[in-house]
Context: one part of a larger RNA
Molecule: large-subunit ribosomal RNA, domain II
Organism: Nitrospinaceae bacterium
RNA sequence: GCCGCCGACUUACUUUACUCAGCAAGGUUAAGCCGCUAGGUGGAGCCGUAGCGAAAGCGAGUCUGAACAGGGCGAACAGUUGAGUGGAGUAGACCCGAAGCCGGGUGAUCUAUCCAUGACCAGGGUGAAGCGGAGGUAACACUUCGUGAAGGCCCGAACCAAUAGACGUUGAAAAGUCUUUGGAUGAGUUGUGGAUAGGGGUGAAAGGCCAAUCAAACUCGGCAAUAGCUGGUUCUCCUCGAAAUAGUUUUAGGACUAGCCUCGUGUCAUAGUUUAUGGAGGUAGGGCGCUGGAUGGGCUAGGGGCCUCACCAGGUUACCAAACCCAACCAAUCUUCGAAUUCUAUAAACCGUAUCACGGGAGUCAGACUAUGGGUGCUAAGGUCCAUGGUCGAAAGGGAAAGAGCCCAGACCACCAGCUAAGGUCCCUAAGAUAGACUAAGUGGGAAAGGUUGUAGGAAUACACUGACAAUAAGGAGGUUGGCUUAGAAGCAGCAAUCCUUUAAAGAAAGCGUAACAGCUCACUUAUCAAGUGUCCCUGCGCCGAAAAUUUAACGGGGCUUAAGUUUAUCACCGAAGCUGUGGAUUGGUAAUGACCUCGGUCAUUACCUCUGGUAGAGGAGCGUUCCAUACUGGGUUGAAGCUCGACCGUAAGGACGGGUGGACUGUAUGGAAGCGAGUAUGGCGGC
Numbered sequence: 001g002c003c004g005c006c007g008a009c010u011u012a013c014u015u016u017a018c019u020c021a022g023c024a025a026g027g028u029u030a031a032g033c034c035g036c037u038a039g040g041u042g043g044a045g046c047c048g049u050a051g052c053g054a055a056a057g058c059g060a061g062u063c064u065g066a067a068c069a070g071g072g073c074g075a076a077c078a079g080u081u082g083a084g085u086g087g088a089g090u091a092g093a094c095c096c097g098a099a100g101c102c103g104g105g106u107g108a109u110c111u112a113u114c115c116a117u118g119a120c121c122a123g124g125g126u127g128a129a130g131c132g133g134a135g136g137u138a139a140c141a142c143u144u145c146g147u148g149a150a151g152g153c154c155c156g157a158a159c160c161a162a163u164a165g166a167c168g169u170u171g172a173a174a175a176g177u178c179u180u181u182g183g184a185u186g187a188g189u190u191g192u193g194g195a196u197a198g199g200g201g202u203g204a205a206a207g208g209c210c211a212a213u214c215a216a217a218c219u220c221g222g223c224a225a226u227a228g229c230u231g232g233u234u235c236u237c238c239u240c241g242a243a244a245u246a247g248u249u250u251u252a253g254g255a256c257u258a259g260c261c262u263c264g265u266g267u268c269a270u271a272g273u274u275u276a277u278g279g280a281g282g283u284a285g286g287g288c289g290c291u292g293g294a295u296g297g298g299c300u301a302g303g304g305g306c307c308u309c310a311c312c313a314g315g316u317u318a319c320c321a322a323a324c325c326c327a328a329c330c331a332a333u334c335u336u337c338g339a340a341u342u343c344u345a346u347a348a349a350c351c352g353u354a355u356c357a358c359g360g361g362a363g364u365c366a367g368a369c370u371a372u373g374g375g376u377g378c379u380a381a382g383g384u385c386c387a388u389g390g391u392c393g394a395a396a397g398g399g400a401a402a403g404a405g406c407c408c409a410g411a412c413c414a415c416c417a418g419c420u421a422a423g424g425u426c427c428c429u430a431a432g433a434u435a436g437a438c439u440a441a442g443u444g445g446g447a448a449a450g451g452u453u454g455u456a457g458g459a460a461u462a463c464a465c466u467g468a469c470a471a472u473a474a475g476g477a478g479g480u481u482g483g484c485u486u487a488g489a490a491g492c493a494g495c496a497a498u499c500c501u502u503u504a505a506a507g508a509a510a511g512c513g514u515a516a517c518a519g520c521u522c523a524c525u526u527a528u529c530a531a532g533u534g535u536c537c538c539u540g541c542g543c544c545g546a547a548a549a550u551u552u553a554a555c556g557g558g559g560c561u562u563a564a565g566u567u568u569a570u571c572a573c574c575g576a577a578g579c580u581g582u583g584g585a586u587u588g589g590u591a592a593u594g595a596c597c598u599c600g601g602u603c604a605u606u607a608c609c610u611c612u613g614g615u616a617g618a619g620g621a622g623c624g625u626u627c628c629a630u631a632c633u634g635g636g637u638u639g640a641a642g643c644u645c646g647a648c649c650g651u652a653a654g655g656a657c658g659g660g661u662g663g664a665c666u667g668u669a670u671g672g673a674a675g676c677g678a679g680u681a682u683g684g685c686g687g688c
Stems, first nucleotide, its partner, number of pairs: 001688006011091013026047003032041003051058002061073004094232002097229001101222006112196009121186001123155003126151001130147006159183003164179004198214001200210003235622006245258005259364002261361006270354001272350009285337001286335002291331003295327004300321001302320002304317004367392010397408003412584004417580003423574003426558003432571007444560001450544003454541005460535004471528005477501003483495002507522001510521003585612001588609009623677001625674008634666002642661005648655002
């Protein structure tokens, strides 16, 4: 892992609501006793029949109060005893799951330290003290040669340890092997026996070790500790169907009350939508009268600068500037104004109980995205916090290639029928054409500021057959090298000025150039040619701007260019579980008929209308398993249960029938009771 079996809302008592049953202003017994174990007896007690007050107490009233006032609570309404079901409480209380806490014991054969008694340490090296001899001294000291053997001395086996690396990592091994390394007469190693025990021991101290377990051992018990946490929680169908909010919380992933869901009962006046009319408001927008901000000009206090001035005073100002005037602005915490939507009242219409009250049962309190209005943030975020809608959540289907939250649309079932929505109609892939225009970029099929003599349309303006624009040919001169400056300055370093003449035209020169000249162009003019040319603006579609990591990879793909792109228009078609058609089922309602009836209703059939997505959750109806009672005086060796095969029946859980196998039990109906339904719990046990 697979298969099989087991595996989770129970039981007792108390209480509450509903259903059913008995009796009813009453209902009912408990313990006990008797008993033939069916039951009988037992009225103590409990609930109800009257309340109010703290109480005395009074009583359909009473309390407060001075009160005969006012106010509070009452007075009209049937209960009670059982059974069943839904909840609550107390118990382990749906099941499994801690880490832990406490108590009693068991452990020092591992290991830590200690005690007693034993054992062990190849070989080699070094050579302290002391002692002896010699030298030396007044005597010591001291020196030297021997001897000697010390040492937590040196090298290095056994032994003990474990430095580094490799291997090993489902190992040969739940800590090792190999190479290497440290100690190796000592605080050494080791055998045997013994001591210390769990908040305790022992510890050359690492929270180490105390039997592969240690920030408190192991074992049994308290014990089913507790778990606001995680996981799991077993048959079917039908009706309705949420929430992720508010307030409070040692509260924030929990809870309580309210909100929203469901079931029952009651009320028949409401609720909802639209329209009309009346009312509320200060948002969007606008505005600048107020409060503030803010720009330019004018006017003009005050201040600054300059001039003048013994003082006083005066003059002037491209300076700063209050108030005032003109013009033009800004504001969530400005408003002379002011919508839409919204709220509310009245009336009508539509709708048809959707509203409301009381009672039983919940779940929900992590929400998500999207559109719009805002706060916060960076007018960042698949950000965060509000508000108003939508969808998802709890919603399948079609579209968006693929996609919870986008677009269309809400799946009772069946059909080899039809019409549409969004979106589409060259092929993949169901379905298309026509008419006009644009795009050349594969733009379409990713992107900004900015740029663009791409192209199409429009408007304005200037020049133009008295010849424009472009091109070509020719000219582009003289006074003059103008004046000043300068080494020079001759159109062209710079400064000031910028005239006159000849002309068809030609600047005291627009550019290049020279040291300065020279030289080449330009403006300007003529000729040739012959019909449009230039500029500014508004639009459509393009172009550049445009760099990323495995592979084209920024249309889903192929592929597409008078389109299969874009735009305008028209008519078709395809396209969903939408709508329609046909058949069937179901919910609720109405009506009719029939049956039953405690006369309140219940059930069945038919017709019409209506309903049938669904998580948490509420409600309803059923299927099946085991056992019990009664009936069938059921079935069964002429073959039960079980197993197995089969094309049968039922909306489902499920149920028949036939064959085979099997070899002794078992079914149906009506009731009753539960150890009553498994695929998930890293579930338990077994098999493989």